This is a predicted structure of a 183-nucleotide RNA (FMN riboswitch aptamer (RFN element)) from Oceanobacter kriegii DSM 6294. Of the family's consensus pairs, 100% are formed in the model. Model confidence (mean pLDDT): 76 of 100. The organism belongs to Oceanobacter kriegii, within Bacteria.

RNA sequence: UUUUAUUCUCAGGGCGGGGUGAAAUUCCCCACCGGUGGUAGGUUGCCCAUCAAGACAACACAGUCCUGAUAGCAACAAGCCCACGAGCGCCUUUAAUCGGCCGUCAACAGCCGGUUAAAGGGUCAAGCAGAUCUGGUCAAAUGCCAGAGCCGACGGUCAUAGUCCGGAUGAAAGAGGAUAAGC
Numbered sequence: 001u002u003u004u005a006u007u008c009u010c011a012g013g014g015c016g017g018g019g020u021g022a023a024a025u026u027c028c029c030c031a032c033c034g035g036u037g038g039u040a041g042g043u044u045g046c047c048c049a050u051c052a053a054g055a056c057a058a059c060a061c062a063g064u065c066c067u068g069a070u071a072g073c074a075a076c077a078a079g080c081c082c083a084c085g086a087g088c089g090c091c092u093u094u095a096a097u098c099g100g101c102c103g104u105c106a107a108c109a110g111c112c113g114g115u116u117a118a119a120g121g122g123u124c125a126a127g128c129a130g131a132u133c134u135g136g137u138c139a140a141a142u143g144c145c146a147g148a149g150c151c152g153a154c155g156g157u158c159a160u161a162g163u164c165c166g167g168a169u170g171a172a173a174g175a176g177g178a179u180a181a182g183c
Stems, first nucleotide, its partner, number of pairs: 002182009016030004031163002033152002035084004042076005049070004054065003079150002087128002089124001090122005095116007132148005154166003
């Protein structure tokens, strides 16, 4: 440095002002917020390989400093470009229970269907279910600059919620570390 295994830690932000009203952080006007990985023509830093300008030294060759461009390296950089996660739903496995087949003294088992709960799984992805354009620059921009716009699970609520309360002291895309083994 890299691969595998085990394990630990971490892993979401936001209603401030005004209006209406019996009642709204839920409606209306203004405001505020943006998970994870990728992509990168942005920003910053490093480097000084190449080229160029300048200075020093020398004026034979070689050199030193500094600035800029290119290349290289590093960090950061998209809510709406690509993919992923959480929530709800759906399917499925297991369990409990009810009904049917079902006749029987009574029952088990089995099959089919419904309901409930918890746990696990799903290549469901055209399930809910997501949202970006215009102008500029350029060889090239959904990423740079400028402007305008748009999006945001479920349940609850004196009134409709991205921002309040709840599931959630949960789960998780993933991030970082430790240990062991191998190359």